[in-house]
């Protein structure tokens, strides 16, 4: 890289280094020298996996493994619908597989 599957309307940032980009790609629209990406430290959120607890078809906890911490996955494209909206595709994350 690939396959399967679950979730994606909620939630959660400060400081240091750094010095111009970032929000996956494209089109928008945004964020950004009142400091982008990245790295580090310390927090936080969440509860997928493990652990632990309980009154065990479940609930809780948050120690461990991930993840996340602007905007609905920021919005849109493809299909259905008058429309609200729904579905698909793509993507992200977890778990499993090969």
């Nucleotide at each position: 890289a690939c396959c399967u599957u679950a979730u994606c309307a909620a939630g959660a940032g400060u400081g240091g280094c750094g010095g111009a980009g970032g929000g996956a790609a494209c089109g928008g629209c945004c964020c950004u020298g009142u400091g982008a990406a990245g790295c580090c430290a310390c927090g936080g959120c969440a509860a997928c996996c493990u652990g632990c607890u309980u009154u065990u078809c479940a609930a809780g906890u948050a120690a461990g493994g991930u993840g996340c911490u602007a905007a609905u996955u920021c919005c849109g494209g493809c299909g259905a619908g008058u429309g609200a909206u729904c579905g698909a595709c793509a993507g992200a994350u977890g778990a499993g597989g090969a």
Description
A computed fold for a 98-nucleotide RNA, annotated as SAM riboswitch aptamer (S box leader). The prediction has a mean pLDDT of 86.